[in-house]
RNA sequence: GGGCUAGUAACUCAGUGGUAGAGUAUCGCCCUUUUAAGGCGAGAGUCGAAGGUUCGAAUCCUUCCUAGCUCACCA
Repeated sequence: GGGCUAGUAACUCAGUGGUAGAGUAUCGCCCUUUUAAGGCGAGAGUCGAAGGUUCGAAUCCUUCCUAGCUCACCA
């Protein structure tokens, strides 16, 4: 340098054109003598960045950034 994969909540991930979600974690409440476990609820997101297409983009297209794998080059 080429190719491929991935980037979405604090963490692990789902969602492949039509209201952005789950589990864990955090916080509050309930339960319990207490803790753990359990139940209910809440907060937490510029969907890696910038453009484009579209009535509408996390999703499609282009470029770039980051990480990983692989190939080539050099040695």
The RNA shown here (transfer RNA) has 75 nucleotides and comes from Fibrobacter sp. The coordinates come from a structure-prediction model, not an experiment, and the mean pLDDT is 81. It was read from a public genome assembly. Rfam family: tRNA. Its family is annotated with triplet codon-amino acid adaptor activity in the Gene Ontology. Lineage of the source: Bacteria > Pseudomonadati > Fibrobacterota > Fibrobacteraceae > Fibrobacter.